[in-house]
Context: one part of a larger RNA
RNA sequence: CCGCGGCUAAGGAACUCGGCAAAAUAGUCCUGUAACUUCGGGAGAAAGGACCCCUGCUUCGGCAGGGCGCAGUGAAUAGGCCCAGGCGACUGUUUAACAAAAACACAGGACUCUGCUAAAUCGAAAGAUGAUGUAUAGGGUCUGACACCUGCCCGGUGCUGGAAGGUUAAAGAAGGGGGUUAGCCGCAAGGCGACGCUCUCGACUGAAGCCCCAGUAAACGGCGGCCGUAACUAUAACGGUCCUAAGGUAGCGAAAUUCCUUGUCGGGUAAGUUCCGACCUGCACGAAUGGUGUAACGAUCUGGGCACUGUCUCAGCCGCGAGCCCG
Numbered sequence: 001c002c003g004c005g006g007c008u009a010a011g012g013a014a015c016u017c018g019g020c021a022a023a024a025u026a027g028u029c030c031u032g033u034a035a036c037u038u039c040g041g042g043a044g045a046a047a048g049g050a051c052c053c054c055u056g057c058u059u060c061g062g063c064a065g066g067g068c069g070c071a072g073u074g075a076a077u078a079g080g081c082c083c084a085g086g087c088g089a090c091u092g093u094u095u096a097a098c099a100a101a102a103a104c105a106c107a108g109g110a111c112u113c114u115g116c117u118a119a120a121u122c123g124a125a126a127g128a129u130g131a132u133g134u135a136u137a138g139g140g141u142c143u144g145a146c147a148c149c150u151g152c153c154c155g156g157u158g159c160u161g162g163a164a165g166g167u168u169a170a171a172g173a174a175g176g177g178g179g180u181u182a183g184c185c186g187c188a189a190g191g192c193g194a195c196g197c198u199c200u201c202g203a204c205u206g207a208a209g210c211c212c213c214a215g216u217a218a219a220c221g222g223c224g225g226c227c228g229u230a231a232c233u234a235u236a237a238c239g240g241u242c243c244u245a246a247g248g249u250a251g252c253g254a255a256a257u258u259c260c261u262u263g264u265c266g267g268g269u270a271a272g273u274u275c276c277g278a279c280c281u282g283c284a285c286g287a288a289u290g291g292u293g294u295a296a297c298g299a300u301c302u303g304g305g306c307a308c309u310g311u312c313u314c315a316g317c318c319g320c321g322a323g324c325c326c327g
Stems, first nucleotide, its partner, number of pairs: 001323001002321007010313002014311001019308001027051005036041001038145001052067006068072001080306007087298002092104002108143007120129003146293004151223003156220002158216005165211003171205002175201006183192003224242005251285001252282001263279005
């Protein structure tokens, strides 16, 4: 010096990103216990009191008298609590060895597929799972308790249905063209050329799909701009115009979302880029990629308070240690 442990005047978070770490709380019995609430909870809320030994008596519950100390759960063991907000309802699960969470799951909700040799999945197949189940069942996808709700758009993409018309493969095929040559013509060169074989063009026939027509958003997704207007000003219930498939409803809103921004106002502080309550100018919230609330719960995140302390002002001392360095 370091590590582990113990103590510390006065102050008590002034430390620090942040009370990180430490301190404090702690048992049993009695009293008492708020908002809120899904009436179960919250709750061990909070906040208080008691607790030892001896003698006598006792209706065995205690009562009376006495004793000692700073202190009677005398040691050890053994909850810190409160207020407000965000997120996730909850108990659970997870990155074995840097992340335990607001991530995953969840009961509940919805859509969709599947009539049983089910759909789906594994497997060249046999076969198996599904399931010795049968639509109150099974698979897939999304959402995520509960309460109140879940608006508008089907133009694009997807899915489902439709089948009149257009397009259209293999295949079929009327017909056409070329090659070859028995034969015929010719003195010859050469020309024509049936059947067959062969190469090729091909009207026309020809399914699904696509085009097309509908439906469908708890399918993928989307949910405007400019200008003017009221008897102060300001603002615009109102009007005009352009565009769109339709122009964001309820609710919420500087938010886990707000750039400008430490927005503005209010609260808390002596002083507050954080926090809480409002406002709305939402750069760029918004309704099962769910919206807004919500009791309970959380080794969750944020702000505040009480208690408590060597975190600090500011450092000191002590114990232990084949620890490190120096002698």
A computed fold for a 327-nucleotide part of an RNA from a Bacteroidota bacterium, annotated as large-subunit ribosomal RNA, domain IV. Lineage of the source: Bacteria > Pseudomonadati > Bacteroidota. Model confidence (mean pLDDT): 88 of 100. The RNAcentral record of the full RNA draws on ENA.